[in-house]
RNA sequence: GAUUGAACGCUGGCGGUAUGCUUAACACAUGCAAGUCGAACGGUAACAUUGGAGCUUGCUCCAGAUGACGAGUGGCGGACGGGGGAGUAACGCGUAGGAAUUUACCUAUUGGCGGGGGGCAACAUGUGGAAACGCAUGCUAACCGCAUAAGCCCCUACGGGGAAAGCGGGGGACUACUUGUAGCCUCGCACCGAUAGAUGAGCCUGCGUUAGAUUAGCUAGUUGGUGAGGUAAGAGCCUACCAAGGCAUCGAUCAGUAGCUGGUCUGAGAGGAUGAUCAGCCACACUGGGACUGAGACACGGCCCAGACUCCUACGGGAGGCAGCAGUGGGGGAUAUUGGACAAUGGGCGGAAGCCUGAUCCAGCAAUACCACGUGUGUGAAGAAGGCCUUAGGGUUGUAAAGCACUUUCAGUGGGGAGGAAAGGUGUACGUUAAGAGCUAGGUAAAUUGACGUUACCCACAGAAGAAGCACCGGCUAACUCCGUGCCAGCAGCCGCGGUAAUACGGAGGGUGCGAGCGUUAAUCGGAAUUACUGGGCGUAAAGGGUUCGUAGGCGGUUAAAUAAGUCAGAUGUGAAAGCCCCGGGCUCAACCUGGGAACUGCAUUCAAAACUGUCUCACUAGAGUACGAUAGAGGGGGGUAGAAUUUCAGGUGUAGCGGUGAAAUGCGUAGAGAUCUGAAGGAAUACCAGUGGCGAAGGCGGCCCCCUGGAUUGAUACUGACACUGAGGUGCGAAAGCGUGGGGAGCAAACAGGAUUAGAUACCCUGGUAGUCCACGCCGUAAACGAUGUCAACUAGCCGUUGGGAGUCUUAGUAUUCUUAGUGGCGAAGCUAACGCGAUAAGUUGACCGCCUGGGGAGUACGGUCGCAAGAUUAAAACUCAAAUGAAUUGACGGGGGCCCGCACAAGCGGUGGAGCAUGUGGUUUAAUUCGACGCAACGCGAAGAUCCUUACCAAGUCUUGACAUCCUGCGAACUUUCUAGAGAUAGAUUGGUGCCUUCGGGAACCGAGUGACAGGUGCUGCAUGGCUGUCGUCAGCUCGUGUCGUGAGAUGUUGGGUUAAGUCCCGUAACGAGCGCAACCCUUGUCUUUAGUUGCCAGCGAGUAAUGUCGGGAACUCUAGAGAGACUGCCGGUGAUAAACCGGAGGAAGGCGGGGACGACGUCAAGUCAUCAUGGCCUUUAUGGGUAGGGCUACACACGUGCUACAAUGGAGCGUACAGAGGGUUGCGAAGCCGCGAGGUGGAGCCAAUCCCAGAAAACGCUUCGUAGUCCGGAUUGGAGUCUGCAACUCGACUCCAUGAAGUCGGAAUCGCUAGUAAUCGCGAAUCAGCAUGUCGCGGUGAAUACGUUCCCGGGCCUUGUACACACCGCCCGUCA
Repeated sequence: GAUUGAACGCUGGCGGUAUGCUUAACACAUGCAAGUCGAACGGUAACAUUGGAGCUUGCUCCAGAUGACGAGUGGCGGACGGGGGAGUAACGCGUAGGAAUUUACCUAUUGGCGGGGGGCAACAUGUGGAAACGCAUGCUAACCGCAUAAGCCCCUACGGGGAAAGCGGGGGACUACUUGUAGCCUCGCACCGAUAGAUGAGCCUGCGUUAGAUUAGCUAGUUGGUGAGGUAAGAGCCUACCAAGGCAUCGAUCAGUAGCUGGUCUGAGAGGAUGAUCAGCCACACUGGGACUGAGACACGGCCCAGACUCCUACGGGAGGCAGCAGUGGGGGAUAUUGGACAAUGGGCGGAAGCCUGAUCCAGCAAUACCACGUGUGUGAAGAAGGCCUUAGGGUUGUAAAGCACUUUCAGUGGGGAGGAAAGGUGUACGUUAAGAGCUAGGUAAAUUGACGUUACCCACAGAAGAAGCACCGGCUAACUCCGUGCCAGCAGCCGCGGUAAUACGGAGGGUGCGAGCGUUAAUCGGAAUUACUGGGCGUAAAGGGUUCGUAGGCGGUUAAAUAAGUCAGAUGUGAAAGCCCCGGGCUCAACCUGGGAACUGCAUUCAAAACUGUCUCACUAGAGUACGAUAGAGGGGGGUAGAAUUUCAGGUGUAGCGGUGAAAUGCGUAGAGAUCUGAAGGAAUACCAGUGGCGAAGGCGGCCCCCUGGAUUGAUACUGACACUGAGGUGCGAAAGCGUGGGGAGCAAACAGGAUUAGAUACCCUGGUAGUCCACGCCGUAAACGAUGUCAACUAGCCGUUGGGAGUCUUAGUAUUCUUAGUGGCGAAGCUAACGCGAUAAGUUGACCGCCUGGGGAGUACGGUCGCAAGAUUAAAACUCAAAUGAAUUGACGGGGGCCCGCACAAGCGGUGGAGCAUGUGGUUUAAUUCGACGCAACGCGAAGAUCCUUACCAAGUCUUGACAUCCUGCGAACUUUCUAGAGAUAGAUUGGUGCCUUCGGGAACCGAGUGACAGGUGCUGCAUGGCUGUCGUCAGCUCGUGUCGUGAGAUGUUGGGUUAAGUCCCGUAACGAGCGCAACCCUUGUCUUUAGUUGCCAGCGAGUAAUGUCGGGAACUCUAGAGAGACUGCCGGUGAUAAACCGGAGGAAGGCGGGGACGACGUCAAGUCAUCAUGGCCUUUAUGGGUAGGGCUACACACGUGCUACAAUGGAGCGUACAGAGGGUUGCGAAGCCGCGAGGUGGAGCCAAUCCCAGAAAACGCUUCGUAGUCCGGAUUGGAGUCUGCAACUCGACUCCAUGAAGUCGGAAUCGCUAGUAAUCGCGAAUCAGCAUGUCGCGGUGAAUACGUUCCCGGGCCUUGUACACACCGCCCGUCA
């Protein structure tokens, strides 16, 4: 996707045509479904007519007389029609054939239809029983014999046997007797015998017809023969006897399932699934068995017996069979009316009318299916309202609606109105006949026969009027947004969706699809080449048997002849109808119905062909084999023998250890080990040779010699003449371990013991050590039994080794070379392969045969069978469970993998931290609050370049509600300002002064307070919705692209390799060639020089002046300032190197190989940090999570950590004296001199908007003095007192000064940090923030070291390579045990 006898959910206008218990072959109430014939019969119970009688005049009785007919006898039919599919794996069915049969009714032909006798019902009488149902006696027709026999049957061919039934109509000569009846004649219907046909039935055969071998043997009437029997008929169908057969791996037997077919569904087909309705056959009728009758049955609405069930009963006994049509209960997800009619079609009976017919035809119910129609049509933009969305503009629903103009199918109402009807019967004419009986197929006349039915169809009427839903919208798959929800609720066919912005859940709007339906579920086929015939595979994904031989089977070389089984072609028969397909026709179309054709791919018969296959025959030698010569070899079996080594034993020498390991210990040893020498014993294995060397089918085989033996190769001739290949079953062999019996036992060594290791160590290591390993015989029968590659044969480029054999060539007759053949290896072309790879030893191209596979797990397991002494082997499932498991390759990441390289990474050094006190940050705790953020490196002197109020976001209290701030509107008032009162203040109340600016004279702008609502506001949440900014790997050397090339592809190449560099820096090579972002350079600063310019800077020379000072005149040399230049580039020399890049050394130079320092941070990683800098989506809040106020808190303190300061002292402290910087800042400022104070500071106010003045005394250093190793003249915490400064205010909670006090601390455990040169260390100075407040931060200069052998190790990183079951990427994945 198609389909269904479907069911369920939502919805539902109409018609036509179909279909409708798939389940309980479960049980059934009730009604109906098979009767008919009086023209077969005896008859007359009921009804009607007629006649008669009685009479009460509307009742009773009588008469088979008539129409008819209950019950009964008889005939025909109940074997058809109708139902469901239990059984059946079968000659049951399908198809094609066959011979030994029968067939009522029907057709044709032929021959008959005479005469008797004796019984049974009904009935009558009697009688039994509750009933069902009987019993006895008496009577009668069809019933039964007898006669006859043209056919027929039997037969010894002489002979024998066997039939019948009448009824109805008409007739008039004859016969009988009683009008009339019977005989007789005739017509019709029956009846009997026979022949033939038609139809139906029975029987036999070939072929086809489900799955299981975890069913391998089955069978005694079984297979065959003879005799007898039996049947309609052949036959072991039955029986007696005889023989021992018959079936089966081409699947018997057994057990499971199943009615079969035409067909139906699907599929391109081949196939697969199925067997409702319709049609053919079969079998069944409550279950099992049996026969009777009959033409036909072993009988659905017949009988008998048995059983189960139900019902009746007087308990003695009886009755029943819906798988007929309706209907009921039950079962079930589920399937209809206890309808009408025999009008049609058909059936039974009848001479017929007719009767019967739940067959059938119709109607009812059900969207169950298919088909058809409708639910309106046109116009209509203000693009209405409403809804939804929105970037707020608009978009969309949408010409959709409304409005206007039309139409009326269908449904509704009223009216009309076909066809299905042909017959039959009656009358009549003709014909037939002796006839006006009767009959008549054909003619004619009139009157009839319709369940459906209010039929189909047609006309009229009214009015858009009565008529649309369902599923879906993440991908597959056509169709998207909002809201709600927040891993919840839920969805889901697969993948999967949902954890606060869900196109996936629920709702809405919109859309898509189909439409009186739409979805879901179930089921079948398809896609699925996913069982592969068409049409797959097996080196590594599942899959080659461990291996040989060989049976059946399959398959098979060359030439010729024959044959015709296969093969090919024609014809004939058959292949039911329906269905499918094609062409027509009929319902208005279609579905549906109907006519014709084609098809039915099949089977059978027959005729023809002879290439190929088969069969048979005559030949051949290329396959295969045999004989002969030669060769190589760990091929196999048996026997013998040799040396080395280990071990043990004996003896000698000799002394203290030996042995073993990462290190040890157990062990051995003074009872003499180990070592060494001599001798002996015993077992096992064979060093070197030795080799991708050899041999073997595989397993496997290794000292040497002998015996027996298999195979291979090679050479030349001869012979056989397809003898070949493969091989289900079968059979032999088959490593190691293991088993049995008996030997043997040196070494090794499961188990076991001990010692170690370890958290443990039932292991790895060590010391011992038993089975076993060895031999003989017998089992086992498996291995990663591997080339993970079955055997055989043919064909298809080359190159290089090696082993065995043969042949040739000659310039060394060799260690040469060429050709060939059989093995065994390495590369490699074409080709193949998913790739890896294979590639004449194929995994290439083909042929033959065998084995095996069909997702992972369960499981090579269970059960069963076979084998085995056992261990176990072999054969070999299912339930259940998962959505994967697997192969090859790719890119990363990772590795207690490898190679190369780098970094204060280690090492070598210097100084610290960790211990003390204090400062500061964090955690924790506490609190009304201790606001928030930052958490390994990469949070923690971080945001914060500076919390007493403010800051401030926190807490408690007291307050405001359009608000502290923005825009708009209304009305008022200039704005602004003085004073007082209450209050902690915010605030509230009162009060004073003040009338501004522009103007077109209307007003306007700014501002104040008031009102209204839109809104403001939020340091509220989400850094996992975001922008921006930042950290980090890392200043590591990487990260990519275009084109090309390679690869099926992911991807690769470039970017790898050889060198080199700080560098993917450069050079060379190179299927790559180029390019980009990074590196480097360009920028700033510093180091040298030149030049230009000299004020506020400088002062050498000249002059002036001072107590002194570039102070002054002047100078432009120097320093310096700040502009412009120069300079350094591996440029030069030598060496190394590939003559390259580059490296090493040197010269010159202020500086040398990047001169030092800075700014600068690739692609990306960490959902890294920040919603509290700012911006921003969404959410939340709105008399509060917003805004004022004053106070408190952020400064708390058992504790823990980080970062610092000061120290522990003599390289020092203290005192006195003396010297030398750089870079900054300064008007709300820096603030000099002078004076006061011990000091912080105060006073003062010169100068300075700064190369001018000020901050501003640099300090270490240096010189001299003192202290003398002590808790000190070290250290300065803490505390008391007194002060200074800033500020509205130093209580919580500032800094500083003075006096006094004088804690811990004597160099710091484990551990850990920084630094490679003007660096560490040490010393001071300045600035930002700032009213005030640095031990912090950012800068500045002074003094100024030590060490680096080196890259093994720790940490981090880069490149190449390798393994991977990892990809959230080793902080991965994952196994087992326990809970």